[in-house]
Context: one part of a larger RNA
Molecule: small-subunit ribosomal RNA, 3' major domain
Organism: Roseibium aggregatum
Order: sequence, then C1' cells, then structure tokens
RNA sequence: UGACGGGGGCCCGCACAAGCGGUGGAGCAUGUGGUUUAAUUCGAAGCAACGCGCAGAACCUUACCAGCCCUUGACAUUUGGUGCUACAUCGGGAGACCGAUGGUUCCCUUCGGGGACGCCAGGACAGGUGCUGCAUGGCUGUCGUCAGCUCGUGUCGUGAGAUGUUGGGUUAAGUCCCGCAACGAGCGCAACCCUCGCCCUUAGUUGCCAGCAUUUAGUUGGGCACUCUAGGGGGACUGCCGGUGAUAAGCCGAGAGGAAGGUGGGGAUGACGUCAAGUCCUCAUGGCCCUUACGGGCUGGGCUACACACGUGCUACAAUGGCGGUGACAGUGGGCAGCGAACUCGCGAGAGGGAGCUAAUCUCCAAAAGCCGUCUCAGUUCGGAUUGUUCUCUGCAACUCGAGAGCAUGAAGUUGGAAUCGCUAGUAAUCGCGUAACAGCAUGACGCGGUGAAUACGUUCCCGGGCCUUGUACA
Repeated sequence: UGACGGGGGCCCGCACAAGCGGUGGAGCAUGUGGUUUAAUUCGAAGCAACGCGCAGAACCUUACCAGCCCUUGACAUUUGGUGCUACAUCGGGAGACCGAUGGUUCCCUUCGGGGACGCCAGGACAGGUGCUGCAUGGCUGUCGUCAGCUCGUGUCGUGAGAUGUUGGGUUAAGUCCCGCAACGAGCGCAACCCUCGCCCUUAGUUGCCAGCAUUUAGUUGGGCACUCUAGGGGGACUGCCGGUGAUAAGCCGAGAGGAAGGUGGGGAUGACGUCAAGUCCUCAUGGCCCUUACGGGCUGGGCUACACACGUGCUACAAUGGCGGUGACAGUGGGCAGCGAACUCGCGAGAGGGAGCUAAUCUCCAAAAGCCGUCUCAGUUCGGAUUGUUCUCUGCAACUCGAGAGCAUGAAGUUGGAAUCGCUAGUAAUCGCGUAACAGCAUGACGCGGUGAAUACGUUCCCGGGCCUUGUACA
C1' cells in the first nucleotide's frame, strides 16, 4: 500500500421486511448429468453451465457410427498436353459412381495465338469442426450503470509511498458547496443521441370526415378543420413563491402555474481493472499433429436411446371456473418461388378457386380475456396424458423420427415437505396477437398491444456493494 475480520461508524440495492404471484408434489415439453449404445458428435460447469452455442437434427444440416468408394483431391494458385465441353438418353448400382450412345462449345484475334470451360499427367501444394482459449487476436460474460480509477506540477517522507481523492454538509453520482499544502487535468457520472407523453408549424394520399350533397359501405363529389402519418421547432431550468440551512450547495411544501416537476418514463451508452472466466466448433492466428488419411464423396443409422437424478418451462387440479351462444374494442410486424380475398365443398385439419397487392391502397386478420345462458362441488360437463382408428398438409421421402384434424379412450392430479425465485406501476398477475430462422415443425426466443392490482412501518437481521477508520503472525 492492499486484502481480510463471526472489529467500529456512515450509506445504498426487490438485500431483508410489508405484499402479490410462482418453483419444489402431478402429467407433458425442453436442456443437463448418469447409464446404455456401433455411434448416442462437440463445447458450456456456483452466482456468471443446464428452453445455453441450436433464429428451428426426417435426408441435408452433421462435426458421430457402419458399410461402399476417391487420392493433386469437393475448393485455390501454378507447369505441360489435349478439345471427345456442358448436357441428354439407356444399362448396372443403395447411392457416390462406372459403362455405352448422341452431342464437336463460347469470347477476342494482328490468324501467330490468347482467354473462359472441361479432361489427362506431374510436382509444388490443397484439406483437417484434429490438439493447445494456460501461446494469441477479435468478440463476449461478470463484479456493475457500482462510483469509482488515475495523471502532471508542487509539498511532505531516507524510502516504499502520502497529499490531491481526507474533513463539515449534500447528491442517484469523486453530484455540488464550504474548508484545507495543495493547484490543475484525464478516463468514468451527468449532459449531448433515440423513443414515449403536451403544443405549434409544414404537407394531405393509399389516411381522415366537422359542415353540404350522395351511398349497402368515406362509396363518390367536395374539404384537409379533426384523427393520423413524418419532417421542423417550442417546452422543464429548482426558473417562481414560502419554509429550512452556514448568507452556500441543497432539502421540504396535497405551493402556484403546467401535458409533464425535481434524473418526467423507457432505451442506447459499461471507467482502471478482476475471474490464466468463455470461445482454436463463427472468423483470424503461433506451435504441434494427420497426408491412399485425423482429408474427400455417398447410402443407411445416430445426435430423438431410458432404471434414474437435477434445472428451466407449459397445462392443470376447477365455479374469479368449464361448456354453449353473442355483428364489442387493439397494437407491433410480415408478404412476389410470397400474402392470398369473395365464392363453393368438407364436422374439421384442409381442398377447389383465383380477385387484389412489390402494399397507410390488397392480404395475413379471427383478437382473447369481455357480455348472456347453463352446469352445482363430483375425480365431475374439472383435467387432459396415454392408446386405438380414420384422415389432412409439407416434402424425393414422415418406419426409426414431423406438425395438424375427426371419432373413441379418458391416466396422474383435490394447491404441493425441507427449501427456493420474480416483481415497487401501466409494474406484478392475467389475456391474446406478431416476427426471425424455416419446405414442414414452438410450451422456446424476441417484440406488440388489452385488462390491470397489493404493499413498502422501517434498516435490527440475511446477501451483495461503496466511503472512512481500527487490528493482523496474510501478500
């Protein structure tokens, strides 16, 4: 100087407390461990691995296994030779591939040739998701959006270092004020950026309709007031008032005004560093290793196994509910190898059909919780697992191993031990909708709106963190 203490002081955080809803019990989904397997590819491991890499494993993906094949190679550069190219058809084969037949390419040209493309030969070389994240770059997690981390000059100390950065107040904040052997400065904080909330203005189609006509319908005429859309500006600063404080910074007020009040809500933004944290399987890369194989192609299988254990979720156990009926009301987004309307068929998944739309125009699109009726506490009109069967769709192909529909079946489950998680407001809870990747496949992820709470006395205690101080046989 740090680190640590079941030392002290001050302070903060859904850290506790006060509340609301869960997890832990059940069934299923998903990830992991273990076991099994020819293979069940690999990585991730307390918080900070475990619905994680995977924004989507039937083939492909795919790295794993079995078998069948190739060896300058699927891909790149280079040398020589060649012009039977590409492609189509037929045969063999699980396919990769092998054989046969047809087929005599294209561009430039100084007609010497050059280039593209294919084939043959050869060496240099290619190739490796092989190892090392403890050789690395880059990127990322975490402490933590915590308020800290440092420097120059000066001063003090033999020196390591100290001071500044400590102290008195204050703040979300090393935020600001005052004091002080310090005076200044940098990276962080804040602000500048985006978005939501109010107003003005510009613009008026595909959007809107107050008044005037018109219609089944903003449908049409007309209009751009309003809504809305998307560009520009204004607006909030403790600015004003009162109290308090050291006359300061600030704090208090169900004060005024205001759409908004003390950081207005949300986002982006992550200091010096820590964990030899994670990643050599995104990519890049040193070293090592393989080179008729640890490279490459293909078919089939596996990653989907199942006595069991754990994590994360979904659905429930019901009446604040189930079922039936019912012309209430959103927002974000997506669409041309696409979204697909009307209409018709089917109980339904869906099929036929094809209008319109490169979209404020057409379309996905039906919002659901809501309201009315019924059921009356039961393993039930709760719950839907499992199984049988008939179908639909995608796709070369749903056996291993897809999703969905109809009929039948109708398991566990009556609110969950010890323990444990999230959340302070348009939040929790609850309800549906959309998107990415994607042929198909969502209870996951990322977004969107609808309905919409309870509680916070307080900081003694648990956890994590900040500042000062003290002890130390630790570095």